[in-house]
Context: one part of a larger RNA
RNA sequence: CGCAUGAAAUUUGCGCGGCUCGGGCACUAGUACGAGAGGACCGUGCUUGACCGACCUCCGGUUUACCGGUUGUGCCGCCAGGUGCACCGCCGGGUAUCCGCGUCGGGAUCGGAUAAGCGCUGAAAGCAUCUAAGCGCGAAGCCGGCCGCAAGAUAAGAUUUCAAUGAGGGUCGUCAGAGACUAUGACGUUGAUAGGACGCAGGUGUAUAGGUGGAGACACCACAGCCGAGCGUUACUAAUUGCCCG
Repeated sequence: CGCAUGAAAUUUGCGCGGCUCGGGCACUAGUACGAGAGGACCGUGCUUGACCGACCUCCGGUUUACCGGUUGUGCCGCCAGGUGCACCGCCGGGUAUCCGCGUCGGGAUCGGAUAAGCGCUGAAAGCAUCUAAGCGCGAAGCCGGCCGCAAGAUAAGAUUUCAAUGAGGGUCGUCAGAGACUAUGACGUUGAUAGGACGCAGGUGUAUAGGUGGAGACACCACAGCCGAGCGUUACUAAUUGCCCG
C1' cells in the first nucleotide's frame, strides 16, 4: 500500500514445513520345528541409546552491583573501622537469570488408496486360468492422522461485536513474561507498572562497639550483622493534565 466504510476480536485452511530411527531383556515357550544339538514366527510387557522439543523441582554450571576470608600498597590525622588499586587482586561460597552434565515429554496407535506378492468369482477357450468385466487382502513407502506456520490464498475467505451522537488508535510516562532500534506485552490514581518501605523466602556465616572468660591467639553473649534480581503487602515517590489521528 492492497483486500472499496472504519475498528476490535475469534477463526476456516489453499498451501508449506517438522516428526518418521535403533538396541537389549522377559513372557508366550524350552512350546511349534528337530533324532539331537539347538530353537522360533505371530502377539504382549519392561528397559535403553542417539536425535528433537519444553522446563529449572532435583543434580551440576554461571552469578565482575550479594556475603565472607586474606596478601601488598595508597588514602580517610593516628588506633579501631573502612575504602581505592593490584585479572572480580587472590581465595571460599552464592539467590534470581541463562543453561546441561539435570528433569519431563515425543517417534506411536489408527484410517484410506496401493507396489511386489497372495487370492475370490470368471470367460474368451464347455476344461483350466488372480483378469479380459468385477471383487478382496497386502509395505518403514504414498495420502491423511500428530506438531508448527498459514487469507498478499490479489480467487485477498468466514463469524461476532463496536462506531458514524466519535469506535478505536497514537503521542507521553512507569515498566518486563518483550527487546539492537522498532515491535510485542503490562500499567497510568476508578492505580500495585517500577522504585522505596515492611514482611517472608533465599545467600553468606555470627558485624562494630561493649561485656564476660583466657597470659594470649581467640571463644561466648549472638541463627548475629549485611544482603542484587525472588514471593507477598503497602500509594511513600514517579506514572499529571492534555494534545494529535480517526